The RNA shown here (transfer RNA) has 71 nucleotides and comes from Phytohabitans rumicis. RNAcentral holds the sequence, with entries from Rfam. Model confidence (mean pLDDT): 81 of 100. The source organism's lineage runs through Bacteria, Bacillati, Micromonosporales, Micromonosporaceae and Phytohabitans. Rfam family: tRNA. Its family is annotated with triplet codon-amino acid adaptor activity in the Gene Ontology. Rfam classes the family as a transfer RNA.
RNA sequence: GCGGUUGUAGCUCAACGGAAGAGCGUCGCCUCGCCAUGGCGAAGAUCCGAGUUCAAUUCUCGGUAACCGCU
Numbered sequence: 001g002c003g004g005u006u007g008u009a010g011c012u013c014a015a016c017g018g019a020a021g022a023g024c025g026u027c028g029c030c031u032c033g034c035c036a037u038g039g040c041g042a043a044g045a046u047c048c049g050a051g052u053u054c055a056a057u058u059c060u061c062g063g064u065a066a067c068c069g070c071u
Base pairs, nucleotide, nucleotide: 001070002069003068004067005066006065007064010024011023012022013021018054026042027041028040029039030038047063048062049061050060051059
């Protein structure tokens, strides 16, 4: 330098173009004499910019970071 893959919550991962979810974690409440377990609830995210579209996590283009391969 070229090609490919992947960027979504604190972590690990979902989401045929149509309401962004789960597990673990954090916080609050209930249960309990206390802790643990259990139950209920809350906060919290789409790497950046542009385009297509009524509508973009998803499609297109550019950039960027990590990883893999080639030279």